[in-house]
RNA sequence: GCGAGAGUAGUUUAGUGGUAGAAUGCGAGCUUCCCAAGCUUGAGACGAGGGUUCGAUUCCCUUCUCUCGCA
Numbered sequence: 001g002c003g004a005g006a007g008u009a010g011u012u013u014a015g016u017g018g019u020a021g022a023a024u025g026c027g028a029g030c031u032u033c034c035c036a037a038g039c040u041u042g043a044g045a046c047g048a049g050g051g052u053u054c055g056a057u058u059c060c061c062u063u064c065u066c067u068c069g070c071a
Base pairs, nucleotide, nucleotide: 001070002069003068004067005066006065007064010024011023012022013021018054026042027041028040029039030038047063048062049061050060051059
């Protein structure tokens, strides 16, 4: 340099045009003599910019980071 792939919550991930779910972690409460475990509840996320569309995490373009292959 060329090609392919992956970027979603602190972490691991699901989702695929119409409200973004889960696990774990974090906060609060219940339970317990205390801790742990358990239960309830709350906050927290679509890498960035543009385009298409009534509507984009999803489709298209560019760009950034990372991984793999070729040279």

Predicted 3D model of a 71-nucleotide RNA (transfer RNA) from a Candidatus Vogelbacteria bacterium.
Its Rfam family is "tRNA". It is annotated as a transfer RNA.
Taxonomically the source falls in Candidatus Vogeliibacteriota (Bacteria, Bacteria candidate phyla).
The RNAcentral record of the sequence draws on ENA.